RNA sequence: GGGGGAUUAGUUUAGUGGCAGAACAAGCGUCUCCAAAACGCUAGGCGAAGUUUCGAUUACUUCAUCCCCCG
Numbered sequence: 001g002g003g004g005g006a007u008u009a010g011u012u013u014a015g016u017g018g019c020a021g022a023a024c025a026a027g028c029g030u031c032u033c034c035a036a037a038a039c040g041c042u043a044g045g046c047g048a049a050g051u052u053u054c055g056a057u058u059a060c061u062u063c064a065u066c067c068c069c070c071g
Base pairs, nucleotide, nucleotide: 001070002069003068004067005066006065007064010024011023012022013021018054026042027041028040029039030038047063048062049061050060051059
């Protein structure tokens, strides 16, 4: 220098045009003499900018970070 992949909640991840989900973790509650466990509830997220579109996490472009391959 060239090519490919990944980036979504604190963590691990699903979702690939039409309300952003789950598990664990966190907070609160129920239960308990107390705690744990269990159960219920709550809060929390699409790497950045732009383009297309009625509508973008999703398609396109550029950039950033990480990983792999070629030279």

Predicted 3D model of a 71-nucleotide RNA (transfer RNA) from a Minisyncoccota bacterium. Rfam family: tRNA. Rfam links the family to the GO term triplet codon-amino acid adaptor activity. It is annotated as a transfer RNA. The prediction has a mean pLDDT of 86.